Annotation: Predicted 3D model of a 74-nucleotide RNA (transfer RNA) from Sphingomonas arenae. The prediction has a mean pLDDT of 80. It was read from a public genome assembly. Rfam family: tRNA.
[in-house]
């Protein structure tokens, strides 16, 4: 260089059929029990969905160009 696949919360990851407020688990924080911690339970915080642009009434998804990561050609 070319091709392919990731890229979404502090961390693993779902959502890709374009349409409801963008989610689980864990973490965290609060508050409950408990003598205290752990555990369990209850409420909660937390995201420019990698960035730009573009099609569309409407994009996490589609489309196009960068950028990061991982494979495989040469």
């Nucleotide at each position: 260089g070319c091709g392919c696949c990731c890229g979404u919360a502090g961390c693993u990851c779902a959502g890709u059929u374009g349409g409801a407020u963008a989610g689980a688990g864990c973490a965290c924080a609060u508050g409950c029990c408990u003598u205290c911690u752990a555990a369990g339970c209850u409420u909660g915080u937390g995201g420019u969905c990698g960035c730009a642009g573009g099609u569309u009434c409407g994009a996490a998804u589609c489309c196009u160009g960068c950028c990061g990561g991982g494979c495989g050609c040469g």